Predicted 3D model of a 169-nucleotide RNA (Lysine riboswitch aptamer). Its Rfam family is "Lysine riboswitch aptamer". From the family's description: Riboswitches are metabolite binding domains within certain messenger RNAs that serve as precision sensors for their corresponding targets. Its family is annotated with lysine biosynthetic process in the Gene Ontology. The coordinates come from a structure-prediction model, not an experiment, and the mean pLDDT is 78.

RNA sequence: CCUGAUGAUAGAGGCGCGGCCGACAUCAGUACGUUCCCGAUAAAGGCAGACACCGGGGAACGGAAAGGGGAAGCCGCCGAAGGGUUCUGAGCGCUGUCUGGCGCAGGGACGCCUGGGUCGGGGGAGAACAUCUCCCGGACUGUCACUUUGGUGGAGAGCUGUCAUUGGC
Numbered sequence: 001c002c003u004g005a006u007g008a009u010a011g012a013g014g015c016g017c018g019g020c021c022g023a024c025a026u027c028a029g030u031a032c033g034u035u036c037c038c039g040a041u042a043a044a045g046g047c048a049g050a051c052a053c054c055g056g057g058g059a060a061c062g063g064a065a066a067g068g069g070g071a072a073g074c075c076g077c078c079g080a081a082g083g084g085u086u087c088u089g090a091g092c093g094c095u096g097u098c099u100g101g102c103g104c105a106g107g108g109a110c111g112c113c114u115g116g117g118u119c120g121g122g123g124g125a126g127a128a129c130a131u132c133u134c135c136c137g138g139a140c141u142g143u144c145a146c147u148u149u150g151g152u153g154g155a156g157a158g159c160u161g162u163c164a165u166u167g168g169c
Base pairs, nucleotide, nucleotide: 002168003167004166005165006164007163008162009161010160011159014078016077017076018075019074020073024069032062033061034060035059036058037057038056045054046053047100048099049098050097051096052095081114082113083112084110085109086108087106088105089104092103093102094101115141116140118138119137120136121135122134123133124132125131143154144153145152146151
């Protein structure tokens, strides 16, 4: 002087991520209550099986809540975080018990997947045209590499700055 490696630390991406709180909408003119009318005494149904239990329709008036979302605000952040697999559940929901199943909740592990949001299509969760999630595709965006400067390709195990240690010429 040049160029790597390792570690620490500070940062960037932007309709960025998560949490708290929460107006409000939805749930729903539903459940349910009161009054009246018709019918019935058991079936359909109530996640599956066994056993038990509940049990129909209409009109008028009154009329929710939980769960699921969520503007604004506040807080913490930039593998933020989300998902998958797996385990647990003595807790919660699906009428009760048992055995399962589904949903939900919680923890650990696996660098198993995802740079980021967004739009379209499809699958799943959900009461849902809300919302969430997965897959595929599109353009956009940050970043690095290559480049014929048009683009092409990669992934956060990344990228940028600084510092320390160490290597090469």